[in-house]
The RNA shown here (Bacterial RNase P class A) has 351 nucleotides and comes from a Holosporaceae bacterium. The sequence is in RNAcentral, with records from ENA. A source record names the gene rnpB. The coordinates come from a structure-prediction model, not an experiment, and the mean pLDDT is 75.
RNA sequence: UUGCGAAAACAGACGGUCGCUGUGAUUUAAUUGCGCAGAGGAAAGUCCGGACUCCGGGAGGAAAAGCGCCGGGUAACGCCCGGCGGCGCAGAAUUGCGCCAGGGAAAGUGCAACAGAAAGCAUACCGCCUUCGGGUAAGGGUGAAACGGCGAGGUAAGAGCUCACCGCGUGUAUCGGAAACGGUCACGGCACGGCAAACCCCGCUUGGAGCAAGAUCAAAUAGGGAUAACGCCUUCCUCCGGCUAUGUUAUUCGGGUAGAUCGCAGGACGUUUGCGGCGACGCAAACGCAAGAUGAAUGACCGUCAGGACAGCAUGUCCGACAGAAUCCGGCUUACGAUUUUCGCAAAAGU
Numbered sequence: 001u002u003g004c005g006a007a008a009a010c011a012g013a014c015g016g017u018c019g020c021u022g023u024g025a026u027u028u029a030a031u032u033g034c035g036c037a038g039a040g041g042a043a044a045g046u047c048c049g050g051a052c053u054c055c056g057g058g059a060g061g062a063a064a065a066g067c068g069c070c071g072g073g074u075a076a077c078g079c080c081c082g083g084c085g086g087c088g089c090a091g092a093a094u095u096g097c098g099c100c101a102g103g104g105a106a107a108g109u110g111c112a113a114c115a116g117a118a119a120g121c122a123u124a125c126c127g128c129c130u131u132c133g134g135g136u137a138a139g140g141g142u143g144a145a146a147c148g149g150c151g152a153g154g155u156a157a158g159a160g161c162u163c164a165c166c167g168c169g170u171g172u173a174u175c176g177g178a179a180a181c182g183g184u185c186a187c188g189g190c191a192c193g194g195c196a197a198a199c200c201c202c203g204c205u206u207g208g209a210g211c212a213a214g215a216u217c218a219a220a221u222a223g224g225g226a227u228a229a230c231g232c233c234u235u236c237c238u239c240c241g242g243c244u245a246u247g248u249u250a251u252u253c254g255g256g257u258a259g260a261u262c263g264c265a266g267g268a269c270g271u272u273u274g275c276g277g278c279g280a281c282g283c284a285a286a287c288g289c290a291a292g293a294u295g296a297a298u299g300a301c302c303g304u305c306a307g308g309a310c311a312g313c314a315u316g317u318c319c320g321a322c323a324g325a326a327u328c329c330g331g332c333u334u335a336c337g338a339u340u341u342u343c344g345c346a347a348a349a350g351u
Base pairs, nucleotide, nucleotide: 001347002346003345004344005343006342007341008340009339010337012305013304014303015302016301017300018299020038021037022036023035024034040322044333045332047331048330049329050328051327052210053209054208055207057240058239059238060237061236062235064206065205066204067203068202069083070082071081072080073079084102085100086099087098088097089096090095103201104200108199109198110195111194125140126139127136128135129134148166149165151163152162153161167190168188169187170186171185173184174183175182176181214262215261216260217259224253225252226251227250228249229248230247231243232242233241269288270287271286272285273284274283275282276281307319308318309317310316311315
């Protein structure tokens, strides 16, 4: 310098003319004029968690869903932070970067085509040995995977058959660590493959519905008809309790109205500074209020500056992807560039 990958910042500013929405004050009133403000980092997906609203009387059980190493953060979470363990890449190594849906395979069931002698308790095709009865599983082959590895001894030939080391398992041992875990030591020839993002087991968590929630005012009619079940208390079951047959719930036929206001933006809020913490984040102080539409506003044009690209010498030309709020907030996921920064890997050139 180029390429690939990961992460972060930013998503223009000011002025003028005209146009639109909300709001404030003024005003007899005014949709006049004036002041102030006006679409994102993802507003997307509707995948999680809540705030809020209504329905819930309580208890127990079932179902369903989610999470799953240790500790911390948070209102909470399936999110975030730090650490441990495992895997991969680079390197001589210390280490660096990336990934992990990370409890249990010794409760049970199940899956792995084909090939192969044999794929969960299995096996002897070639081979080796042989007293020819048989023995063997070290070597070869098949396969993604074939009853740990290397070395020595031993044997008819072989095999953890025996031994040392490594691996594996167990340990209420010992040291370090808050813990996951790591080191050392002791014992054991060793349960002798994988998959639980297969069913399952274990532990923990969870009422339901959702702003088209809901509240108030106004208007109108037929407080109607039929069928079914005895119900209803917002998944199901049981028990207690409450409402209830002039009833409740569900389905359906028919008729009338369908307008206005609130909810509606002051919050688990934002910015700056200081302190604490490896960090996520927390505490304190000061300052600030930044859309609220309802068939749907937030725009168009001009000029200057900022940033960038090309050209090259004082100037010119060009420049923006994904995309548009609808109750709000914290996350995750997906889409994306006019540009900048950081880290890692590879290549080339130079010093």